[in-house]
Molecule: transfer RNA
Organism: Candidatus Calditenuis fumarioli
RNA sequence: GGGGCCGUAGUCUAGCAUGGAGUGGACGCCCGGCUUGGGCCCGGGAGGUCGUGGGUUCAAAUCCCACCGGCCCCA
Numbered sequence: 001g002g003g004g005c006c007g008u009a010g011u012c013u014a015g016c017a018u019g020g021a022g023u024g025g026a027c028g029c030c031c032g033g034c035u036u037g038g039g040c041c042c043g044g045g046a047g048g049u050c051g052u053g054g055g056u057u058c059a060a061a062u063c064c065c066a067c068c069g070g071c072c073c074c075a
Stems, first nucleotide, its partner, number of pairs: 001074007010027005020058001029045005051067005
C1' cells in the first nucleotide's frame, strides 16, 4: 500500500443476507419474599447514542458512503 471480518447494557450474546411499533436473552447489579443469617430458589426493577457522522426510505441495529477502533490475510 491492497483486501476481508468484527463493533448492540458493566460482561457475553440473539436479531442483520429478505428494513416494519415497543429491541430480546443470560450473567452481574438493586429491591422484596424465603432463611437465625447467607447461599440456592421465587417475584419485581434499573441499566442500551445498536462505534461516529452522513445518505436512501413513510420507516434503518439491519441497506449505501466516509471515518474511528480491534483482529486477520496478501505485499